The part of an RNA shown here (small-subunit ribosomal RNA, 5' domain) has 539 nucleotides and comes from a metagenome.
Context: one part of a larger RNA
RNA sequence: AACGCUGGCGGCGUGCCUAACAAAUGCGAGUCGAACGGGGAUGCAUCACCUCUGAGGUCUUCGGACCAAGGAACCGAUGCAUCUUAGUGGCGAACGGGUGAGUAACACGUGGGUAACGUGCCUCGGUGUCUGGGACAACGGCUGGAAACGGCCGCUAAUACCGGAUGGUCUGGCUUGGUCGCAGGACCUUGCCAGUAAAGGCUUCGGUCGCACCGAGAUCGGCCCGCGGCUCAUUAGCUUGUUGGUGAGGUAACGGCUCACCAAGGCUACGAUGGGUAGCCGGUCUGAGAGGAUGGCCGGCCACACUGGGACUGAGACAUGGUCCAGACUCCUACGGGAGUUAGCAUUGGGGAAUCUUGCACAAUGGGCAAAAGCCCGAUGCAGCGACGCCGCGUGGGUGAUGAAGGCCUUAGGGUCGUAAAGCCCUGUCGGGAGUGAACGAAAGCCCCCGGUGAGGGGGCCUGACGGUACCUCCAAAGGAAGCCCCGGCUAACUACGUGCCAGCAGCCGCGGUAACACGUAGGGGGCAAGCGUUGUCC
Numbered sequence: 001a002a003c004g005c006u007g008g009c010g011g012c013g014u015g016c017c018u019a020a021c022a023a024a025u026g027c028g029a030g031u032c033g034a035a036c037g038g039g040g041a042u043g044c045a046u047c048a049c050c051u052c053u054g055a056g057g058u059c060u061u062c063g064g065a066c067c068a069a070g071g072a073a074c075c076g077a078u079g080c081a082u083c084u085u086a087g088u089g090g091c092g093a094a095c096g097g098g099u100g101a102g103u104a105a106c107a108c109g110u111g112g113g114u115a116a117c118g119u120g121c122c123u124c125g126g127u128g129u130c131u132g133g134g135a136c137a138a139c140g141g142c143u144g145g146a147a148a149c150g151g152c153c154g155c156u157a158a159u160a161c162c163g164g165a166u167g168g169u170c171u172g173g174c175u176u177g178g179u180c181g182c183a184g185g186a187c188c189u190u191g192c193c194a195g196u197a198a199a200g201g202c203u204u205c206g207g208u209c210g211c212a213c214c215g216a217g218a219u220c221g222g223c224c225c226g227c228g229g230c231u232c233a234u235u236a237g238c239u240u241g242u243u244g245g246u247g248a249g250g251u252a253a254c255g256g257c258u259c260a261c262c263a264a265g266g267c268u269a270c271g272a273u274g275g276g277u278a279g280c281c282g283g284u285c286u287g288a289g290a291g292g293a294u295g296g297c298c299g300g301c302c303a304c305a306c307u308g309g310g311a312c313u314g315a316g317a318c319a320u321g322g323u324c325c326a327g328a329c330u331c332c333u334a335c336g337g338g339a340g341u342u343a344g345c346a347u348u349g350g351g352g353a354a355u356c357u358u359g360c361a362c363a364a365u366g367g368g369c370a371a372a373a374g375c376c377c378g379a380u381g382c383a384g385c386g387a388c389g390c391c392g393c394g395u396g397g398g399u400g401a402u403g404a405a406g407g408c409c410u411u412a413g414g415g416u417c418g419u420a421a422a423g424c425c426c427u428g429u430c431g432g433g434a435g436u437g438a439a440c441g442a443a444a445g446c447c448c449c450c451g452g453u454g455a456g457g458g459g460g461c462c463u464g465a466c467g468g469u470a471c472c473u474c475c476a477a478a479g480g481a482a483g484c485c486c487c488g489g490c491u492a493a494c495u496a497c498g499u500g501c502c503a504g505c506a507g508c509c510g511c512g513g514u515a516a517c518a519c520g521u522a523g524g525g526g527g528c529a530a531g532c533g534u535u536g537u538c539c
Stems, first nucleotide, its partner, number of pairs: 001535005008393006014386002016351001021349003025346003030091003035088002038085010051072003056067004098304003108228007117221002122217008130164004139154006170195005177188004200209001202207001230276003237267003242264008279301004283294004306327005328341005357383001359382003365379001366377004396426004406417004430480001432475004441466001445461006483528005488509003494523005504511002
């Protein structure tokens, strides 16, 4: 762990070992308007236009006509401000989370090497940030399709893209001299040639946040080597890019990594090759140790993401919630064509002896983006369910002999359950009801002040999912809280009745055929206790 019987509470852990079986639904990766042009909403201002109404006024042939401050509604353009965001662009999405299928391998562990390599963001330092250009989305117009999604034409911005200039403690080639190394070479240095950069925003015009290139550091990684740990010999031979060399290609970099040519090598009884099984480790269990077993939770590494294959983007992937091709399956379809894959968190079916909520919150920790406020996060923090485990607590304490009633046994006298109960006196944990109601988890942040707009310091304000939880107070009442297994020996604990080799028990030895301490029941007793037994696995 599961199963059977039973079951009061709390804390901390822990929970699909089987089908890497199939999945409805929701969520799990966004963010930046201080990179950019649009769209929309609201407000303000200005301008233009128009409708209605109209205080009042003028004229009058008394029918009416005209002028008109102001008000209301609708609407257009421009500018400004605020909010919002589909698109372009940047960063992230390679982290975090899951699983153990595959893998017997430099996968892992450990110790080294890299004179054969990379490293976005971060830190320190250096040099700069000049000048031009052409597009494409969005948008507008037309249009295809059932949908998914497109097509054509036109316009436009940028920290998007492409030129030019400049150019260093930069790179490459050649070159001068030197130092070091066993060495291939490494480092320093002289000169020449060639190549290589940018982007703005804010501004108090001092700068600051950025951006570009370079060096160093830090971090993280790539590659290589020695050693170590399963099984089968009823697997004995295996290998042709195979083993080595030269050259070339390729890579960030070495290398048969790939290719051409050359040589014929390389591994193997210290087990090659093949088969089976398996993620590896820190650890964990057991044990006096040596050892044996194991790798669930947590941590490190690896591998995988429906199956197989491929590359693109990028500092980083050959990329679980990206893309392309093929396949399987499911779904939609207007039959032309499309969409999806939970080994993320919940959840459903199925399988199985068996394993949870379609919960709350970003308050904390941590991560991404952002100048910041902040936004996002099924990571995480919490809550829920399950005696699944460990630990703690309770189910009452004292007194109480007419040794009550009743049960069982009996030699019929009595014995025993048994101070057990009742009764009397107390207590109030837990649980129940009512009320009060937190602290720590919360200093970051924001504002103000000092300080140099720094580092740092001081003051104020605000923020809690858990949670009306914990805790505390009051109330009443022993009230609501004990079971399970065993009693022949091993092995602690015995009598009666029933049964009669039957029914049954059993871990081993073995019990039962008419007095059964071994079966069944009862009384009594023993052991453990919110558990007790059984089964399974390991030592």
The full RNA is in RNAcentral, with records from SILVA.